[in-house]
RNA sequence: AUCUCAUUUAGAGUGGGCGAGAGAUACGGCUCAGUGACCCCACAGCAACCCCCGAAGCGUCGGGACGGUGCUAACUCCGUCAGGUAAAAGUCCUGGAAGAUGAGCC
Numbered sequence: 001a002u003c004u005c006a007u008u009u010a011g012a013g014u015g016g017g018c019g020a021g022a023g024a025u026a027c028g029g030c031u032c033a034g035u036g037a038c039c040c041c042a043c044a045g046c047a048a049c050c051c052c053c054g055a056a057g058c059g060u061c062g063g064g065a066c067g068g069u070g071c072u073a074a075c076u077c078c079g080u081c082a083g084g085u086a087a088a089a090g091u092c093c094u095g096g097a098a099g100a101u102g103a104g105c106c
Stems, first nucleotide, its partner, number of pairs: 003104006013043005021032003026080004044072003049068002051064005076098001081095004
């Protein structure tokens, strides 16, 4: 990296550095950005996948937060694929595809 499974509308910032774009990819929007975004470092925080304790007994539930991750704008920012709704367009709903994170296999 591929594959499998689970989650993905909640939550969480200060200081320093860099200096122009950034928000996964392509496109269309829409936001953020020299009042310094994105990214990097330090510390902090959020959360609870692994982990620890207890109950249950094979579906899980409750508690914890040392450790391993992860995360700290906007629903994964929205949409582009399909179906429904709909006179049409739209709106809205549902499900995919893809992405992200964790664990496992390898």

Model confidence (mean pLDDT): 84 of 100. SAM riboswitch aptamer (S box leader) from an Anaerolineae bacterium, 106 nucleotides, folded computationally. It matches the Rfam family "SAM riboswitch aptamer (S box leader)". Gene Ontology term of the family: regulation of gene expression. Taxonomically the source falls in Anaerolineae (Bacteria, Bacillati, Chloroflexota). It was read from a public genome assembly, where an Rfam model found it.